[in-house]
Molecule: small-subunit ribosomal RNA
Organism: Pseudomonadota bacterium
RNA sequence: AUAACGGAGGGUUUGAUUCUGGCUCAGAGCGAACGCUGGCGGCGUGUCUUAGGCAUGCAAGUCGAUCGGCAGCGUAGCUGUAGCGAUACAGCUGACGGCGAGAGGCGGACGGGUGAGUAAUGUAUAGGAAUCUACCUUCAGGAGAGGGAUAGCCGUGUGAAAACAUGGGUAAUACCUCAUAAUAUCGUAAGAUCAAAGGAUGCCGCAAUGCAUUGCCUGAAGAUGAGCCUAUAUCCCAUCAGGUAGUUGGCGGGGUAAUAGCCCACCAAGCCUAUGACGGGUAGCUGGUCUAAGAGGAUGGUCAGCCACAAGGGGACUGAGAUACGGCCCCUACUCCUACGGGAGGCAGCAGCCAAGAAUAUUCCGCAAUGGGGGGAACCCUGACGGAGCGACGCCGCGUGAGGGAUGAAGGUCUUCGGAUUGUAAACCUCUUUUCUAAGGGAAGAAUAAGGUCAGUAGGGAAUGACUGACUGAUGACGGUACCUUAGGAAUAAGCCCCGGCUAAUUACGUGCCAGCAGCCGCGGUAAUACGUAAUGGGCUAGCGUUGCUCGGAAUUACUGGGCGUAAAGGGCGUGUAGGCGGGUAUACAAGUCGGGUGUUAAAGACCGCAGCUCAACUGCGGGGUAGCAUUCGAAACUGUAUAUCUAGAGUCUGGUGGAAGGUAAUGGAAUUCCCGGUGUAGCGGUGAAAUGCGUAGAUAUCGGGAGGAACACCGAAGGCGAAGGCAGUUAUCUAUGCCGAGACUGACGCUGAGGCGCGAAAGUGUGGGGAGCAAACAGGAUUAGAUACCCUGGUAGUCCACACCGUAAACGAUGUAUACUAGGAGUCAGAGUUUAUCUGGUUCCGUAGCCAACGCAUUAAGUAUACCGCCUGGGGAGUACGGUCGCAAGACUGAAACUCAAAGAAAUUGACGGGGGCCUGCACAAGCGGUGGAGUAUGUGGUUUAAUUCGAUGCUAAACGAAGAACCUUACCAGGGUUUGACAUGCUGGUGCAAUCUGGUGAAAGCCGGAGUUUCCGCAAGGAACGCCAGCACAGGUGCUGCAUGGCUGUCGUCAGCUCGUGCCGUGAGGUGUUGGGUUAAGUCCCGCAACGAGCGCAACCCUUGUCUUUAGUUGCUUCCGCGAGGAGAACUCUAAAGAGACUGCCGCUGAUAAGGCGGAGGAAGGAGGGGAUGAGGUCAAGUCAUCAUGGCCUUUAUAUCCUGGGCUACACACAUACUACAAUGGUUGUUACAGAGGGAAGCAAUGGGGCGACCCGGAGCAAAUCCCUAAAAGCAACCUCAAUACGGAUUGCAGUCUGCAACUCGACUGCAUGAAACCGGAAUCGCUAGUAAUCGCAGGUCAGACAUACUGCGGUGAAUACGUUCUCAGGCCUUGUACACACCGCCCGUCACACCACCCGAGUUGGUUUUUCCUGAAGCCGGUUACUCUAACCGCAAGGGGGAGGCUGGUAAAGGAAGGGCUAGUGAGGAGGGUGAAGUCGUAACAAGGUAGCCGUAUCGGAAGGUGCGGCUGGAUCACCUCCUUU
Repeated sequence: AUAACGGAGGGUUUGAUUCUGGCUCAGAGCGAACGCUGGCGGCGUGUCUUAGGCAUGCAAGUCGAUCGGCAGCGUAGCUGUAGCGAUACAGCUGACGGCGAGAGGCGGACGGGUGAGUAAUGUAUAGGAAUCUACCUUCAGGAGAGGGAUAGCCGUGUGAAAACAUGGGUAAUACCUCAUAAUAUCGUAAGAUCAAAGGAUGCCGCAAUGCAUUGCCUGAAGAUGAGCCUAUAUCCCAUCAGGUAGUUGGCGGGGUAAUAGCCCACCAAGCCUAUGACGGGUAGCUGGUCUAAGAGGAUGGUCAGCCACAAGGGGACUGAGAUACGGCCCCUACUCCUACGGGAGGCAGCAGCCAAGAAUAUUCCGCAAUGGGGGGAACCCUGACGGAGCGACGCCGCGUGAGGGAUGAAGGUCUUCGGAUUGUAAACCUCUUUUCUAAGGGAAGAAUAAGGUCAGUAGGGAAUGACUGACUGAUGACGGUACCUUAGGAAUAAGCCCCGGCUAAUUACGUGCCAGCAGCCGCGGUAAUACGUAAUGGGCUAGCGUUGCUCGGAAUUACUGGGCGUAAAGGGCGUGUAGGCGGGUAUACAAGUCGGGUGUUAAAGACCGCAGCUCAACUGCGGGGUAGCAUUCGAAACUGUAUAUCUAGAGUCUGGUGGAAGGUAAUGGAAUUCCCGGUGUAGCGGUGAAAUGCGUAGAUAUCGGGAGGAACACCGAAGGCGAAGGCAGUUAUCUAUGCCGAGACUGACGCUGAGGCGCGAAAGUGUGGGGAGCAAACAGGAUUAGAUACCCUGGUAGUCCACACCGUAAACGAUGUAUACUAGGAGUCAGAGUUUAUCUGGUUCCGUAGCCAACGCAUUAAGUAUACCGCCUGGGGAGUACGGUCGCAAGACUGAAACUCAAAGAAAUUGACGGGGGCCUGCACAAGCGGUGGAGUAUGUGGUUUAAUUCGAUGCUAAACGAAGAACCUUACCAGGGUUUGACAUGCUGGUGCAAUCUGGUGAAAGCCGGAGUUUCCGCAAGGAACGCCAGCACAGGUGCUGCAUGGCUGUCGUCAGCUCGUGCCGUGAGGUGUUGGGUUAAGUCCCGCAACGAGCGCAACCCUUGUCUUUAGUUGCUUCCGCGAGGAGAACUCUAAAGAGACUGCCGCUGAUAAGGCGGAGGAAGGAGGGGAUGAGGUCAAGUCAUCAUGGCCUUUAUAUCCUGGGCUACACACAUACUACAAUGGUUGUUACAGAGGGAAGCAAUGGGGCGACCCGGAGCAAAUCCCUAAAAGCAACCUCAAUACGGAUUGCAGUCUGCAACUCGACUGCAUGAAACCGGAAUCGCUAGUAAUCGCAGGUCAGACAUACUGCGGUGAAUACGUUCUCAGGCCUUGUACACACCGCCCGUCACACCACCCGAGUUGGUUUUUCCUGAAGCCGGUUACUCUAACCGCAAGGGGGAGGCUGGUAAAGGAAGGGCUAGUGAGGAGGGUGAAGUCGUAACAAGGUAGCCGUAUCGGAAGGUGCGGCUGGAUCACCUCCUUU
């Protein structure tokens, strides 16, 4: 502040990010439908599908004040009969009220329905001139005289009917003639021509030619309605590009209400069209409606305007008006009646029926209101309309109660078992009565009705009449409805959807990739907030969801308001037509532009205000207003047009200059190949290695001579030229262009450029040549699982020339052309310039501002602007199909859809990976030593077997592992026998009274059945408590499952050097920086540098041990001492074990950057971490373990628990792993003799002594240990053995024993004697180790009754070799690069084939629809002809007859139909082609890394397939080296 008010985003591509880009959601709406549910009222609304078919009823009649009349009804009168009469009955009279049928008038062209057709004969808006208009209004006039018929009716006749024929008579506001005749019509005029009903009704009056109303005729005007013309606007397809013969125009006719090719004759050859003709598809148009911020987009149901249609098609008649929804004629289809001859019909009016469909109502009431037709009126008619009914179909309003009420009831659900929640919700108390039920009252909508009475006005003698006023005056379908009052009583009234994110709202159970959900992303494979149910909760509410459709969001077609280097997208390049755009100055005009006025923009709707229904929806009244179009007046800056002029754009000429610019002709040398000849001899050639091939018929090699074709080394370059493709020896000639300098001239001549035209690599095609080399195809040889390839040997088209086609490439700067502006630096080419500075034109690199998603671009723009062209709109299908154009062909250009997916994609980031690169490390390789793999045995595993061979561990990181020790036990397995509150824990109830101990039967034992035995504490003496047993209840138990539900613990990368954070800085961001770089280290160790500065976990150090010394201490240890010994003494040494010291690159030299550090040296027991150990960052492997333990869930409960006996875990064709012992002389056997360390010992270690060949036995000192014992160390040394399967090796087997233990059969160890296997150093392959290490030698311990230990954990003795080095193998770390990988290369991924499903294309054809051309036939009707045939009232004529008319016949036109041929389109079709989709099919491995032959584009050819190869092109190729340039110094 009356008519101003409004713009939101989210999910989804990725490991993450930014962008591009599609899909999808939230909003609003609907003539809706479906599912569940449903109390009331108001206002609206309701076949969107089959313009499919319709039974029945109604939807258009009315006028007696036009007419003849009287079938029917009523009134009155008269007559007759009966009757006393009232009266009854019959007949007559149109006399009256009226009136069926008929003649006549007006109306049936309005109202109502529908949207089939129609892309313009339509509609909308704005205009126009050549027209008509019944009824209505106004004005000026007229209305005279006659005539002939006809229906009804009465006869006759035909027909089933519908209907019709004929004879007779009759009326009019029906029909006809004459008169009159204008401001009408024709005509320049003179002049000519044209009408009627003086009817109907009423009143007055003695009467009249009276009065009034109404009707009739002519003319003029108005209003209303209608016809015609013009401009502009009005959907999609160009895979519709040319269309048109009445076609375009003219002259003359005809025709119409009127213009006009509207129609006809003639003449001319025009007319429309890329500003989209013609053709095809779809569609009624508009006001409006929905949506949207708007611009737009979609739509046209109800209401209103226009149009079109009325079963399909054609036609006229009547009329003011129709080519007529409820009229006529004809054709066709369909339905009905029929006596078969013939007839009838048209709901897209209102109801209603059938069908169709997901789907849409009553065969209602009334003319009371509004409106319409007729009438003078009363009145009649009106399925228009007013109302009611049905449907939650929509909008609006109301209700289903209100207040109090905690024991927070019960029940339900969840639970951590405490509780929480449903929840003040209920119950219960108090209150109210909208709604409901009953009863009573009760509107508005209805008045200017007609009429009557009175008065007035004008005229008139009067009366009627017209108009005005007052009084009077009937009528309600809805409906006894709205509304009001009284009574009763919470009484009669709540559902639907959702709860993973988007998106408000969560838990339990069930299910177990099943059932199912789903708008998108996606849920479900045993703990589902996503399925189903339940309980909470959220949302809306008489509704709620779903489906469909429209707009929005979508800036996702971008006018407002997008893009094209790499995401989709710049035409291969030029030239140029149309078109678009266009330099400076001046003048004029006023088309565009701007401003004012006027007209229009119907009403309704929308907006504002007010008002009426209780509010609202709804409705009424008033107002405001936009854009558009038309017209008029003005302005003149800009655009335009016209004229004049200018030189800055553009161009011409003159002087120079560079160039692989193009065409033609000639010519040169090097090289390859071939031929001839000489020399010469066995090979050549080729490869990763070979072979095919060539060669003793003389190759290769080499020398000389000759032939032929193709290409032009060096110069040569990031260089030059050209529009692009492209262009390279040299010379001549012809042609074109650029640049530079200075002038002269023209005067906007310009820019771009749809179509058009020309050029256009390679491959390919045609004809004719040519053919040296190379080389698709092809052949052979290799490689390989295969090898239609890569490699090799050959080799044809082709490559070359001429002429003619083709017209495509990664034809690329993936960057259209032109112009202007916007920092610089460097190189190079051409020109000018005193050869300096500098300027101009190209070209290459770097870089500021700016731009960009980023990468990057950056005066040669991808910056800032302008002009014009081309192109894009998710991926696939597909540059495919069909059609068209071009081509000899190959093929090129143009270029879809169905279907399918939720992505496809760009740039950059972090990882991972590479048969990419660089640096570095490690017993990783190399250098060495010793092994494994071969033998025998031991042990473990797989497999097999078994009643059971319990279970787990399975590349490195399982396999002498869990197990530091299975005869029973262990033990989890199997067989058999037992037990069931249990072998074990806690609690409760009842009974009993013990317990311990002894003992019987049975049995394999466990167990079962018994016997003896008869308690403790407190006590108020009843009982209680403890404990055991028995019975019962809760529960125990489980080595049952899930290590992919878990905790804890562990392995591994790896003792590798890494992994992170805070703040800051950089980047839109993910992220980066720090942590990279130069050095160095064992080390992200340290130093230096640096947009970083710091910090944390790791590294290192701190800890233990060992190596040296010092101090202290001194038994059980020690001895420089004493002692025969016992013992004593000592504290030096060894040792023990406590505290210290020591090593830090501290010192010196060199080196390094003056650093960190490195190398060497001194000193030192030890030197650069002295040796060893403990110590394992952040993470990876769903790594291992539910059988150590713990634990969620599931399962089991007379068994999956528990006890016992026996068996098994020890099996044995075989395979693997780890060890031991060996194969021998560096050894074996026998003998002999020294030196350790570290451990263990009481259910133990056990000495001395005795026995036994021995294992061992007897016996037992000492020792709970620096004291005693285990305890002997072994390799060593000496002798023998002498190369042999042996005096090596010891398996296997026999006999005899020892020991442990309830028990050695399955299944122990040891001893003696005897036996004496394989094996003579080990294939491919593979393991460990860098110093007190490997190798070798023994000793001890744990577990343990014993022991299958050759294992494991420790201990000491003896004691090496080698490391040039980092090319290679493996593993790891850092940096960098590529990537289509991210489950991360054990990745991803391509094509054929096979199977299933889906849509599409081709297809011999076939069946329809639609359209068109030609011909035939041709209904009704209309137009024309006809004095020839028939008939004929009005006029003329005395008549004959005439005139005119009707029929018939006939010409034209013409619907439908028929025949033939085209176009387009739909369905179907044997078979065929490709495409798409589909958890686990086949074959290969083409692509992504250098993808293992770099890839890709075009073309040709070949091949199961991906694909291979040739030719030319591109970088959107990695890597190494070189060259060049830039930046910095």